[in-house]
Context: one part of a larger RNA
RNA sequence: GGAUGAACGCUGACCGCAUGUUUAACACGUGAAAGUUCAGCGAGAAGUGGUGUUUCCAGUGGUGGACAGGUGAGUAACGCGUAAGAACCUUCCCUUUCGAGGGGAACACCAGUUGGAAAUGGCUGCUAAUACCCCGUAGGCUGAGGAGAAAAAGGAGGAAUCCACCCGAGGAGGGGUGUGUGUGUUAUUAGCUAGUUGGUAAGGCAAUAGUUUACGAAGGCGAUGAUCGAUAGUUGGUCCGAGAGGAUGACUAGCUACACUGGGACUGAAACACGGCCCAGAAUCCUACCGGAGACAGCAGUUGGGAAUUUUCUGCAAAGGGAGAAAUCCUGACAGAGCAAUGUCGCAUGGUGGUAGAAGACCCACGGGUCAUGAACUUCGUUGCACAGAGAGGCAAUGAAGGUAUUUGGGGAAAAAGCACCAGCUAACUCUGUGCAAGCAGCCACGCUAAGACAGAGGAUGUAAACGUUAUCC
Numbered sequence: 001g002g003a004u005g006a007a008c009g010c011u012g013a014c015c016g017c018a019u020g021u022u023u024a025a026c027a028c029g030u031g032a033a034a035g036u037u038c039a040g041c042g043a044g045a046a047g048u049g050g051u052g053u054u055u056c057c058a059g060u061g062g063u064g065g066a067c068a069g070g071u072g073a074g075u076a077a078c079g080c081g082u083a084a085g086a087a088c089c090u091u092c093c094c095u096u097u098c099g100a101g102g103g104g105a106a107c108a109c110c111a112g113u114u115g116g117a118a119a120u121g122g123c124u125g126c127u128a129a130u131a132c133c134c135c136g137u138a139g140g141c142u143g144a145g146g147a148g149a150a151a152a153a154g155g156a157g158g159a160a161u162c163c164a165c166c167c168g169a170g171g172a173g174g175g176g177u178g179u180g181u182g183u184g185u186u187a188u189u190a191g192c193u194a195g196u197u198g199g200u201a202a203g204g205c206a207a208u209a210g211u212u213u214a215c216g217a218a219g220g221c222g223a224u225g226a227u228c229g230a231u232a233g234u235u236g237g238u239c240c241g242a243g244a245g246g247a248u249g250a251c252u253a254g255c256u257a258c259a260c261u262g263g264g265a266c267u268g269a270a271a272c273a274c275g276g277c278c279c280a281g282a283a284u285c286c287u288a289c290c291g292g293a294g295a296c297a298g299c300a301g302u303u304g305g306g307a308a309u310u311u312u313c314u315g316c317a318a319a320g321g322g323a324g325a326a327a328u329c330c331u332g333a334c335a336g337a338g339c340a341a342u343g344u345c346g347c348a349u350g351g352u353g354g355u356a357g358a359a360g361a362c363c364c365a366c367g368g369g370u371c372a373u374g375a376a377c378u379u380c381g382u383u384g385c386a387c388a389g390a391g392a393g394g395c396a397a398u399g400a401a402g403g404u405a406u407u408u409g410g411g412g413a414a415a416a417a418g419c420a421c422c423a424g425c426u427a428a429c430u431c432u433g434u435g436c437a438a439g440c441a442g443c444c445a446c447g448c449u450a451a452g453a454c455a456g457a458g459g460a461u462g463u464a465a466a467c468g469u470u471a472u473c474c
Stems, first nucleotide, its partner, number of pairs: 001474004006470004014346001016344003019340002021305001027302002030300002035063003040060002044056003070258003079183005085177001088175003093171004099165001101135004110125006141148002154163003185229001191221003196218002199215005233255004237248004260281005284293003311337001313336003320331004350380002353377001360371004385411001387409004418463003422459001424443002429458005439446001
């Protein structure tokens, strides 16, 4: 000098765009953040004089809650980056071949009864389906062969037709997995390893594999730093630097790990699942003391910690996601507004004329000089301000932001400048007070009676809606 997710001191007009718990992965009251589908099913209710149509809806069924959003605790690792692979899976989507025949038994809801304070159950009875099961069929699967096992569902419409379903083939996109190489630190850590290293056989997985088991073998890693320890998410990037390189990983984008702590599986195409389930633990809450409930590292917000970090706001209008044939519903993702000079960009705080130089202050050699290229005064224009009128685009429609941006009119200099510094480094000097005192200080140093270094004043310098200080990096 540059930089920052900064903080503190003093000051503070406006606008745009960004950014905003770096600390306790501490604890959380409240609201809301994942639903949708009645065109799968059979009940119930509303409405109607009745039928039909319509609306609502617990249950059952389907599909989505593995995405999106958060955080960085753990992890020095195939976690990440990069490169080339082989032994794999893939809901939804696209293209395409062939199908969808015949039967059956239940379980919810509901009704009855019953346990419990509640959470939530038990028993008996009834019933439907695109829920479940059986039989038949199969250019696919298994098998050397003989042969073997395995599928389906309907719905809407007057109809055309449309939407669903099943076994296959191909694709796209996505994912799993092995390897080469790169990836901070300590030797005041030198030896480490027993499923350990490889083989055979078997199990297991979507798939490879000591992934698991049995047997028999004794291997494998290591001064090119194994193992142990401490620290740490990683990359594209960001900051500094002419570069080499050093530091760093906020926001944003990719990958990864985690979801009160530890463990486990279920469902599913995919999870060992943040707002699913089970078990154990810690703390909290409810209880009739028997037993139960929840998990903000989602968005707001609260307590606490801290130098320190925002609203319990508006809307699904846009673009995206889920469900649905669609209308539509949901969406604290997202779009916006609010708060904060936290950063950055822009812009203003007036312009012209004007005194043989105003008052006042300070200095003085008492002649004068400086503030002063100037106040007053004059005239001009309106960035902004307040008022009034018009008023968007952003997809054909729809507008939260918003009567916002923008624009027109008349009004009137109006409400709008501070901060730091002045011995040298370093731009800027005098007076008064003080007297090794009070104090200053980044370094050198200053102050012991004329201090350009302390304090005040006048003046000057720098910068400017900021200016300084502190912290950290280069």
Predicted 3D model of a 474-nucleotide part of an RNA (small-subunit ribosomal RNA, 5' domain) from Galium bermudense. RNAcentral holds the full RNA, with entries from SILVA. The organism belongs to Galium, within Eukaryota.